The prediction has a mean pLDDT of 79.
The RNA shown here (Bacterial large signal recognition particle RNA) has 263 nucleotides and comes from a Thermomicrobiales bacterium.
The RNAcentral record of the sequence draws on ENA.
It matches the Rfam family "Bacterial large signal recognition particle RNA". The family's RNA type in Rfam is non-coding RNA gene. Rfam describes the family as follows. The signal recognition particle (SRP) is a universally conserved ribonucleoprotein involved in the co-translational targeting of proteins to membranes.
A source record names the gene ffs.
[in-house]
C1' cells in the first nucleotide's frame, strides 16, 4: 500500500413520565436505521444498568471524542382569553338609623318650648234609634165537642105556651193577616245626644306666655345588616412573549481508534 481473516464496535436517536437509580414495554418529537420472546394494578437489571435466543456488517462515508447548527420536548416567569372558587380591602347596591349641608313645605295672620281647658280613648246612668219578641188596634176565623138568636121540624100540653136544638145569621177562642201610632221586654260591629266618672304615652283643637324657627318629603353626608363580584387573591385549560432554566434528535466541520497472515 493492497488483499484476504477476525475483534472492539454497529445494526437509530432523544423529550417528559414512572423508578431509590439505569433501561425498556406505552406517549411525544425527529428519522428510515435486523429477526423472535417478555413487560403499566409492569418486564429486566445495579451505575459494566434491558433480559433470553438468533442474524447481517465490520477499521471505517458505518465506530468514538470535541466544536457549531437546532427540531422538539419540559420547568420558570409575565401577559391575554375562558372557565371557575372566594370573599379580608377598594368599588357598586336593596333596606334601616344619625345628622340636618343644599332644596322644598310651613312660621310675626306668630316656630319649637311651658301653662291650662276640650275632644279622639275607656266605664256606669239616661234618651234616642234599629232589629227580635210580646201585648194592644183593625179584619178573617168554629157542620158537631163556643157563645146569642134560633126558621123547619122534633119532644111536653087538652089548649095557651114551653124545652131541647140543626141549618141560616151575628159575635168571638185557638189561630191566620194586615197596617201608622202606642206600651212592655231583649239585643248590639247603634248614636258629630245628654250626665256622671276615668285616663292622658300619641294625635288634633282652643286661650295664656314665648319670641324665631320647626319639618325630614326630595337630594346629600356619616354609620350598620345583607346582597353582587366590576376591581382583587387563588385554581384549571388554551394561545402569546422571554438575548430565562434544562435536556436535545438529524445536519455539518475536525480530530481519534485495533489484531493476524500474505503480497
Nucleotide at each position: 500500500u493492497c488483499g484476504u481473516g477476525c475483534u472492539a464496535g454497529a445494526c437509530g436517536g432523544g423529550g417528559a413520565g414512572c423508578u431509590a437509580g439505569c433501561g425498556g414495554u406505552g406517549c411525544c418529537c425527529u428519522g428510515u436505521a435486523c429477526c423472535c420472546g417478555c413487560a403499566a394494578u409492569c418486564c429486566g437489571c445495579u451505575g459494566u444498568a434491558g433480559c433470553g435466543g438468533g442474524g447481517u456488517c465490520g477499521a471505517a462515508c458505518u465506530c468514538c471524542c470535541c466544536c457549531u447548527c437546532g427540531a422538539g420536548g419540559u420547568c420558570c416567569g409575565u401577559u391575554u382569553c375562558u372557565u371557575u372558587g372566594g370573599g379580608a380591602c377598594u368599588g357598586c347596591u336593596u333596606c334601616c338609623g344619625u345628622c340636618g349641608c343644599g332644596g322644598g313645605g310651613u312660621g310675626a295672620u306668630g316656630a319649637a318650648g311651658g301653662c291650662a281647658g276640650g275632644g279622639u280613648c275607656c266605664c256606669g246612668c239616661g234618651c234616642g234609634g234599629c232589629g227580635g219578641g210580646g201585648c194592644a188596634c183593625u179584619g178573617c176565623g168554629a157542620a158537631c165537642c163556643a157563645g146569642g138568636u134560633c126558621a123547619g121540624g122534633a119532644c111536653c100540653g087538652g089548649a095557651a105556651g114551653g124545652u131541647a136544638g140543626c141549618a141560616g145569621c151575628c159575635u168571638u177562642a185557638a189561630g191566620c193577616a194586615g197596617a201608622g201610632c202606642g206600651c212592655c221586654u231583649c239585643g248590639g260591629g247603634u248614636g258629630a245626644c245628654g250626665u256622671g266618672g276615668g285616663g292622658u304615652c300619641a294625635c288634633c283643637u282652643u286661650g295664656c306666655u314665648g319670641g324665631a324657627g320647626c319639618u325630614a318629603c326630595c337630594g346629600g353626608a356619616c354609620g350598620g345588616c345583607g346582597g353582587c363580584a366590576a376591581g382583587c387573591c387563588g385554581g384549571a385549560g388554551a394561545g402569546g412573549c422571554g438575548c430565562g432554566a434544562u435536556c436535545g434528535a438529524c445536519a455539518g466541520g475536525g480530530g481519534g481508534u485495533g489484531c493476524a497472515c500474505g503480497g